[in-house]
Context: one part of a larger RNA
RNA sequence: CUGGGUGUAAAGGGUGCGUAGGUGGCAUGGUAAGUUCAGAAGUGAAAACCCGGGGGCUCAACCCCGUGGAUUGCUUUUGAAACUAUCAGGCUAGAGUGCAGGAGAGGUAAGUGGAAUUCCUAGUGUAGCGGUGAAAUGCGUAGAUAUUAGGAGGAACACCAGUGGCGAAGGCGGCUUACUGGACUGCAACUGACACUGAGGCACGAAAGCGUGGGGAGCAAACAGGAUUAGAUACCCUGGUAGUCCACGCCGUAAACGAUGAAUACUAGGUGUCGGGUUCCAUAAGGAAUUCGGUGCCGCAGCUAACGCAAUAAGUAUUCCACCUGGGGAGUACGUUCGCAAGAAUGAAACUC
Numbered sequence: 001c002u003g004g005g006u007g008u009a010a011a012g013g014g015u016g017c018g019u020a021g022g023u024g025g026c027a028u029g030g031u032a033a034g035u036u037c038a039g040a041a042g043u044g045a046a047a048a049c050c051c052g053g054g055g056g057c058u059c060a061a062c063c064c065c066g067u068g069g070a071u072u073g074c075u076u077u078u079g080a081a082a083c084u085a086u087c088a089g090g091c092u093a094g095a096g097u098g099c100a101g102g103a104g105a106g107g108u109a110a111g112u113g114g115a116a117u118u119c120c121u122a123g124u125g126u127a128g129c130g131g132u133g134a135a136a137u138g139c140g141u142a143g144a145u146a147u148u149a150g151g152a153g154g155a156a157c158a159c160c161a162g163u164g165g166c167g168a169a170g171g172c173g174g175c176u177u178a179c180u181g182g183a184c185u186g187c188a189a190c191u192g193a194c195a196c197u198g199a200g201g202c203a204c205g206a207a208a209g210c211g212u213g214g215g216g217a218g219c220a221a222a223c224a225g226g227a228u229u230a231g232a233u234a235c236c237c238u239g240g241u242a243g244u245c246c247a248c249g250c251c252g253u254a255a256a257c258g259a260u261g262a263a264u265a266c267u268a269g270g271u272g273u274c275g276g277g278u279u280c281c282a283u284a285a286g287g288a289a290u291u292c293g294g295u296g297c298c299g300c301a302g303c304u305a306a307c308g309c310a311a312u313a314a315g316u317a318u319u320c321c322a323c324c325u326g327g328g329g330a331g332u333a334c335g336u337u338c339g340c341a342a343g344a345a346u347g348a349a350a351c352u353c
Stems, first nucleotide, its partner, number of pairs: 003325004007307002012321001014204004021197003025091002028088004033084002036080008049069002051066001053065004094194001095191003098187004106180007113157001118152007128139002165172002209250006218244002223239004261320006269298013302309002326353003335346004
C1' cells in the first nucleotide's frame, strides 16, 4: 500500500450554507463512449511452459528438432444493447411550491413591571452589629445593626418549570409591541428528479481575553488585611480592582459531548411525554383506537472486547465527506497563513522506550 477501523482503546471536522467533484427515482425510444457477450484480422521476439513424435550427452535432469498449442493482453473491425453514460420526449412515490391550520425561552429592536441587594435623605431607637469550627481584621456613641417612609442606580428575572419547548450548533426563560427565520399537521392544486453529500470557500460560533467609548448595584481573578498552619503565596473571614453589563470592532477556541459526521431505506414489542390529524364512545370533563412529527425510559433479534446500543442503532445495507495507524519527544520546533496582542491554524524530525 491493499486493508482494518473511529461511543469509552488512536481516530467524527464546533456548526451550518454551498462551489468543484463523487453518487443518484420510475418507464419508453435512439446512439454505442465505457462495460459485457459473440465473430474475424493483425500483433503478442527468441527461449522457458504444455502437447506429439524423434534425436544428443552411458541414463536422468538438461539440450536440439516442430508454418503444433498456449501467450488469459493490446490494436483494428463486424454485430448485440442488459448495465453505466449520453440524446429525445414522458411519469410522480424523492424534492420543492401553493392553500388551510395550530405549537414554541427561535432571532433582532424598542418599551415596560415587580421582588431583592447596595447606596443616599428623613423618622423611631440604643449599644452593639457582622463574621466563624472558634476567632479576629472590619462597621458602630461623629448614633451603626434593626425598623418605617421617600429617592437613586445597575444587574438578574422566584413561582409557572417539566429526562417540557425552540434553534444548525453555540445557545435561548418577567411582560408588551414591531419586524423576522425555521419546523410540524392536513389537503393534493402546481413544478417534474429540480436530489444526497460536499475538498477548497463563505457565514455563525460559550466563557475568558483584546481595542474604543459608556456603565458599574451585586459578585469577584489580581491585590490588601485577619485567621488556620511547622509553613499557607491556599481552603475560611473582612475588604477589593480588572472583569461581569451596553454599543461597535476583533479573537475563533472548549469535556464546542450523545466523547456517537450527514442523507436514505429496512428490521419484535411495551410504556411515559410534547405538537398536530382521523375514527369511535361520551351531554360535558374526558376516554379508547389509529396515524404523522419530536423527546425519554425498558426491551427482542442482531451487533459489541466488554460495558452497553437496540426504529433517536453502536443492527442490516448504499452514497459522500472528515479523521486514525504504538507510547514519549509534541500539538513542540521550523516555515507559512491569520491576529492589535494573547495566540490560533497547519505541523515534523533527531533521540528514546
This is a predicted structure of a 353-nucleotide part of an RNA (small-subunit ribosomal RNA, central domain) from an uncultured bacterium. Rfam family: Bacterial small subunit ribosomal RNA. Rfam links the family to the GO terms ribosome and structural constituent of ribosome.